[in-house]
């Protein structure tokens, strides 16, 4: 100076954790989909180091050398006038050759390589270096070949052979030579061991080439030339520099141990060879070494780096473009040349492939630039130029250069610009939507006023150019004004890009916007279509008829010449945790110990300086990142400077800490002495109870076993009991969250041997310690091997039971095994699910061992120390549960282990084992969870307490029969629909012959049977006739409603009604009760359900509401971090039971009369009626209980502990029921799914079920007589009485709009009589006949009466229902519905047991 840390969704009913999966960001040599205006700067085979057609990519020098054309042009000659020949020119040119330099650079690729390959830093005293620079010396004298060329051959070709010439800066000797090299000797200096570097002396060895320009001053000869001189270049040799290269070393740079041992030139030495150079680099001999858990060897993968991407950073990933290094050049091998190669566009050999061939032989190598094929999701032009930069050759001009500079293609990336700006409300049209009012697209458009970027056209028009060369001048060299060299100035000459960038003008809003998304994460919502289909989806998840999640549309959001998708990397992920995680229960402490390496380590002093700290120096290439400034109009991009590069090396210091070397100490550790405790271990011996077996006695019929049984044992004597004996195993009580041991584990007693811990007091050693990868040892039970033993128990097995089955649980037997000895195995919920060691951090209370103090005669008690073992608990920790001096607290050291669930502790490999198996230990694939702790409900053949006709105790039924009624099923044209455990099934339906009626058949009808609005007409209705099953159709007839105004008369207007017409609409018992309201059932008249504030908990939640009592009750009392409150409970309401008051008609009648009779007079006492009150509250006594709530008993009372009954139904549950009561969203039908009518059906009938009625009889049936209610209903009605009929009923008719009259007889009961146990004098179905009543109408299809008929049924299997008192059972009575129809429903009264 810069930078500076973000989370979310998903496990659950909800919560907190653990933990994975997924998303939001950035990036990319990318690809794909849709779309596409311009420019600048970059980038572009990531795959097949696959194969390559064609062209180009390395040549140059005549100032090293010999030789040297042709076409063409000019002239001449010949002549056949268009041919031949000659000369000149072309030209000392082209091409080829000898020679020199270059070709080892530049360019490409990443196959190989895990290596001194790369990076960083060093070394070379173990080395080389063409060209270049600087400084010396020299450049002498000779010789011999050979290509080209010529000629003769071979061969298809490529090519090649023989012979004869010739030149050089080609080649070869000779001379000379040094500070070169070597040898010997002396000596200085430096140095890391070896040596390096100088000086002196002597000896030996080694060179060379000329070319070009100029000049005659000197010598020779004649101008001029030669020798020569001079300049430049070259050549030889030596010293130095620079550059480049070789070799060596330290450190760093992947994975796998399911790769643990590797190595004979291997490691070292000596000698020699080889190299520019050290070296087993190579050879001979000698020795036996060398590497390795700090990972050798082997395997897999990979070019390395500067950097790039990401990240707060530490890191992680990566190694395109640019730059450095390495490696490679069809594959493998080899050398040659050269300064440098074992050589991309060289050679040789081998191989594969391709091509040519006359079949004999040959040719080739794009991982150079373009380009082709192939592969692939995928990657460009067979372009222009050497103008610039750079390279090779040359003295130079110049030539070459697919390096390079440019252009082309591609939205592949980054950056910039544009697609217009202002104004414009009637909020146009149109789209979408709507609650139909409107809203929205939307100032958006149109319209008006402007601007001119880009693109287009036209005109102008750069920089990139500096050089070289030519010319001029000056200076140097020289004898020289030549030549050459150097410097300076002007002028001339050179541009692929390209008429490009840029500038100006013209015209014109004109040519230029898409893509993805809109359920949450995540910015953005509605309509339609679809109907678990079609489809979507990154995760969670959407879609089964009202989808903001699919498809379309309108609208919106985000980005924008791009936008999305896919792949990959980092991030988020503290999800491998150095920064920065964990292991009691979530994944995770090895079963336990001993101990090697390693890691860590008490105290004093001195030294050292490896670690550490500070300074300096060198390096850390350039580019990049960062900062500052500058250049393209900005930016991207480019240029300059700076900083940084946390690193490495060298060096100078410091000395606290760590290390090392000495030294000191005793607090860690250990040894010695004295004690006591202990199921510590091993071996030997001994004992007791019990089981079983054997023998004997007594004794007789069972024993045994179970839930109950059976298998089993027993009359051949069991079980039981007594005595004796045998054998094996075990060790009751003591026994204790007591003891010991490292863990596994250890329990009768005695002896022997033996390990460890603890306490006390002193003495000694002097850090000897802790942990512990590998390694070694121990290690329950079961199992294995060999040999014993075998009482009991008991896998396997057998039998008996149980059961649907029962390979189990139960029973009877029973073998391995259990026991002993020796050997293996090596695992367990081997658990404290808690590794070992050390230190520190409140207490309280037990217990075991050993001490100390005080006290006592002594034993206790009390205080206290150490060691072990428990409980409670503070701080703290923990997700919580919990842990808490025996830590899961606070710290240190070391080891082991974990990283989502499943696959799997499995496969393969290795290793151990006799085997069983153990140890080590994956992947493919699959899921979005798996899991921990705690919370609230629900559930349990869990526990506690309590309640209910829940069971029990009773009474009576149902289930069997016949019939009634409902349902299912079946049938049918239709048998309309709904209701289905309780909580559907005598339910909707409190009345299906028509109607009802919704169903079926047939006939009609279409603004409609019903409602509103509009137009026209006027009465319509009714009545009559005909047709018709009717609806209806056709015809005829008759009459004139009400109101208002007026021109007071008939028109007109309005209302009502009717007809005709038109369209809006009506209509629907059509669908969805799973779109709904309302109503209802049910749990359940069960006692519960909640809230506010407070408190506790991270939280879900808890508390209150739990607890102790009590109640019918969350009723009340007490206690309590709770205090209050609400909805429920109770009470308030109705009715019944008692009394009082008031009032007495139609009710009543005690007293007084009276009658057949409360009939009448009379009365209001009583009953009763119906209004208002009283009464009951645990109020009183006793007892119990906490001085409570409350309970028990009693008194009084009509009633006693809510007096009986009713109404009343909390929060909620069952997607309970109902769209067919009603209302209603959506959908559907509209000459029909609407409406009207006739007939039929809902009443069918093999069968099954529910609910009832009547019975089966004697507690009964029949007959006769006789007694006692309540509550209701009645004018379209109830009907007395009288008469008729056997009866149902009929006729006539009083009374009553009702405490008056009527229905109306109550019945069971009681008394008497008969029947006498039978299918009956029970029972009444069914059927035949005859009738009555209602009604348009009783055929399908009503009820009742009489006569006759007289079925099943003799008390009902499994199972199942109701009821606790005015209740059940039984008996009758009334009412609603209703023309008629009741065994149903709703009411009413007479009356048990437990």
């Nucleotide at each position: 100076c810069c930078c500076u840390u973000a989370g979310a969704g998903u496990u659950u009913g909800a919560u907190c954790c653990u933990g994975g999966c997924u998303c939001a960001g950035a990036a990319u040599g990318a690809a794909c989909g849709c779309u596409g205006g311009c420019g600048g700067c970059g980038u572009g085979c990531u795959u097949a180091a696959c194969a390559c057609a064609u062209g180009c990519a390395a040549g140059u020098c005549g100032c090293a050398c010999g030789a040297g054309a042709a076409c063409g042009c000019u002239u001449c000659a010949g002549c056949u006038u268009g041919c031949u020949g000659a000369a000149g020119u072309u030209a000392g040119u082209a091409a080829a050759g000898u020679g020199g330099c270059g070709c080892a650079c530049g360019g490409g690729u990443g196959a190989g390589u895990a290596a001194c390959g790369c990076g960083u830093g060093g070394g070379u005293a173990a080395u080389c270096u063409c060209c270049c620079c600087c400084c010396g010396a020299a450049u002498u004298g000779g010789g011999u070949a050979u290509a080209a060329c010529a000629u003769c051959g071979c061969g298809a070709a490529a090519g090649u052979g023989g012979u004869u010439c010739u030149a050089a800066u080609a080649c070869c000797g000779g001379a000379u030579a040094a500070u070169a090299u070597c040898u010997a000797a002396a000596u200085g200096u430096c140095u890391u061991a070896g040596g390096g570097u100088g000086u002196u002396u002597a000896g030996a060895u080694c060179a060379a080439a000329g070319a070009u320009g100029g000049c005659c001053u000197c010598u020779u000869c004649u101008u001029g030339a030669a020798a020569g001189c001079u300049a430049u270049c070259g050549u030889u040799u030596g010293a130095g520099g620079a550059u480049g290269a070789g070799c060596c070393c330290a450190c760093g740079c992947a994975c796998c141990a399911u790769u643990a041992g590797c190595u004979a030139g291997u490691u070292g030495g000596u000698a020699g060879g080889g190299u520019a150079a050290a070296g087993g680099c190579c050879u001979a001999c000698c020795a036996a070494g060398g590497c390795u858990u700090c990972g050798a060897u082997g395997g897999u993968u990979a070019g390395c780096u500067g950097g790039u991407c990401u990240g707060a950073g530490a890191g992680g990933a990566u190694g395109a473009u640019c730059a450095g290094c390495c490696a490679c050049a069809c594959u493998g091998g080899a050398a040659c040349u050269g300064a440098c190669a074992c050589a991309c566009g060289g050679u040789c050999c081998a191989g594969a492939c391709u091509c040519c061939u006359a079949c004999g032989g040959g040719a080739g190598g794009c991982a150079g630039c373009a380009g082709u094929g192939a592969g692939g999701a995928a990657u460009u032009u067979u372009g222009c130029g050497c103008a610039a930069u750079g390279g090779g050759g040359g003295a130079a001009a110049c030539c070459c250069u697919g390096a390079c500079g440019c252009a082309g293609c591609a939205a592949c990336g980054c950056c910039g610009c544009g697609u217009g700006a202002g104004u414009g409300a009637u909020g146009a049209a149109g789209g979408c939507u709507u609650u139909u009012g409107g809203g929205u697209c939307g100032u958006a458009a149109a319209g008006c006023u402007c601007u001119g970027u880009c693109a287009g056209c036209a005109g102008g028009g750069a920089a990139g150019a500096a050089a070289u060369c030519g010319u001029u001048a000056u200076a140097g060299u020289u004898a020289a004004u030549a030549c050459c060299u150097a410097u300076a100035g002007g002028c001339g000459u050179u541009g692929a890009c390209g008429g490009u960038a840029c500038c100006u003008g013209c015209a014109a809003a004109g040519g230029a916007a898409g893509c993805a998304c809109c359920g949450g994460c995540u910015a953005a919502c509605u309509c339609c279509g679809u109907g678990c289909c079609a489809g979507c989806a990154g995760c969670c998840g959407c879609g089964g008829u009202a989808a903001u999640a699919c498809g379309g549309a309108g609208g919106g959001u985000g980005c924008a010449a791009g936008c999305g998708u896919u792949g990959u990397u980092c991030g988020g992920a503290u999800u491998u945790a150095u920064u920065g995680g964990g292991c009691g229960u979530a994944a995770a402490g090895a079963g336990c110990g001993u101990g090697u390496a390693g890691g860590c380590g008490g105290u004093u002093u001195g030294g050292u300086a490896a670690g550490u700290c500070a300074g300096a120096u060198g390096u850390g290439a350039a580019a990049g990142c960062c900062c500052u400034g500058g250049g393209c109009u900005c930016a991207a991009c480019c240029c300059a400077g700076g900083a940084a590069g946390u690193g490495c090396a060298u060096u100078u210091g410091a000395a606290a800490c760590u290390g090392c070397c000495a030294u000191u100490c005793u607090a860690g550790a250990g040894u010695a002495u004295g004690g006591g405790a202990g199921a510590g271990g091993a071996g030997a011996g001994u004992g007791g109870a019990a089981u079983u077996c054997c023998c004997a006695g007594u004794g007789u019929a069972g024993a045994g076993g179970u839930g109950a049984a059976a298998u089993u044992c027993g009359u051949a004597g069991a079980u039981a009991u007594u005595g004796g004996g045998a054998g094996g195993a075990u060790c009751a009580c003591c026994c204790g969250u007591a003891g010991c041991g490292a863990a596994g584990g250890c329990g009768a007693c005695u002896c022997u041997c033996u390990g460890g811990a603890c306490c006390a007091a002193u003495a000694c050693u002097g850090a000897c310690g802790c942990u512990g990868a590998g390694a070694c040892g121990c290690g329950a039970a079961a199992g294995c091997g060999u040999g014993g033993g075998g009482a009991g128990c008991a896998a396997a097995c057998a039998g008996g039971a149980u059961u649907a089955g029962a390979u189990a649980c139960c029973c009877u037997g029973g073998u391995a095994g259990u026991c002993c000895a020796c050997g293996c195995c090596g695992u367990a919920a081997a658990c404290g699910a808690u590794g070992a060691g050390a230190a520190c951090u409140a207490g309280g209370u037990g217990u075991a061992g050993c001490g100390g103090g005080u006290a006592u005669u002594g034993a206790c008690c009390c205080c206290u120390g150490c060691u072990g073992u428990g409980c409670c608990g503070u701080a703290g920790c923990u997700a919580a549960c919990g842990c808490a001096c025996u830590a899961a607290g606070u710290u240190c050291u070391c080891c082991g282990c974990c990283u989502g669930g499943g696959g799997a502790g499995u496969a393969c490999g290795g290793u151990c084992g006799c085997a069983a198996g153990g140890c080590u230990a994956a992947a493919a694939c699959u899921c979005a969870a798996a899991g921990g702790a705690a919370u609230u409900g629900a559930c349990g053949g869990g526990g506690g307490c309590c309640c209910g006709c829940a069971c029990a105790a009773g009474c009576g039924g149902u289930g069997g029969a016949g019939c009634a009624u409902g349902u299912g099923g079946u049938u049918u044209a239709a048998u309309u629909c709904g209701a289905c455990g309780c909580a559907a099934c005598g339910c909707g339906a409190a009345g299906a012959a028509c109607c009802u009626u919704a169903c079926c058949u047939g006939g009609a009808u279409u603004u409609g049977a019903c409602a509103u609005c509009c137009u026209c007409u006027g009465a319509c209705c009714g009545c009559c006739u005909g047709g018709g099953a009717a609806a209806c159709c056709a015809g005829g007839u008759u009459u004139a409603u009400c109101c208002g105004a007026c021109u007071c008369u008939g028109c007109c207007g309005g209302a009502g009604c009717a007809g005709a017409g038109u369209g809006a609409c009506a209509g629907g018992u059509g669908c969805u009760g799973c779109a709904u309201g309302g109503c209802u059932a049910u749990c359940g008249u069960c006692a519960g359900c909640u809230c506010g504030u407070g408190u506790c908990g991270u939280g879900a939640g808890a508390u209150g509401u739990u607890g102790g009592g009590u109640u019918a009750a969350g009723u009340c009392c007490c206690g309590c971090a709770a205090c209050g409150a609400g909805c429920g409970c109770a009470a308030c309401c109705c009715u019944c039971g008692u009394c009082c008051u008031u009032a007495g008609u139609u009710a009543c009648c005690a007293u007084u009369a009276u009658u057949a009779a409360g009939u009448u007079a009379g009365g209001c006492a009583c009953u009763c009626u119906a209004a208002a009150g009283a009464g009951a509250c645990u109020g009183c006594c006793c007892c119990g209980g906490u001085u409570a709530a409350c309970g028990g008993u009693g008194a009084g009372g009509a009633a006693g502990g809510u007096g009986g009954g009713g109404a009343u139904g909390a929060c909620g549950u069952c997607a309970a029921g109902u769209c067919c009561u009603c209302a209603u969203g959506g959908c559907c039908c509209u000459u029909a799914u609407g409406u009207c009518c006739a007939g039929g059906g809902c009443u069918a009938c093999a069968c099954a079920c529910g609910u009832g009625c009547u019975a089966c009889a004697a507690u009964g049936g029949g007959c006769u007589g006789u007694a006692c209610a309540a509550a209701g209903g009645g004018u379209u009605g109830c009907a007395a009485a009288u008469c008729c009929g056997c009866a149902a009923g009929g006729a006539u008719a009083a009374g009553c709009c009702a405490a008056u009259c009527c229905c109306a007889a109550a019945a069971a009961g009681c008394a008497g009589u008969u029947c006498u146990c039978a299918g009956u004098u029970c029972g009444g179905a069914u059927u035949g006949g005859a009738g009555u009543c209602u009604g348009c109408a009783a055929c399908u299809c009503g009820a009742c009466u009489c006569c006759a008929u007289g079925a099943a049924g003799u008390u009902g299997g499994a199972a199942u229902c109701g009821c606790u008192a005015g209740u059940a059972a039984u008996c009758g009575u009334g009412g609603a519905u209703c023309a008629g129809c009741a065994u149903g429903c709703c009411a009413c009264g007479g009356g048990a047991a437990c």
Model confidence (mean pLDDT): 84 of 100. Small-subunit ribosomal RNA from an uncultured prokaryote, 1394 nucleotides, folded computationally. It matches the Rfam family "Bacterial small subunit ribosomal RNA". Gene Ontology terms of the family: ribosome and structural constituent of ribosome.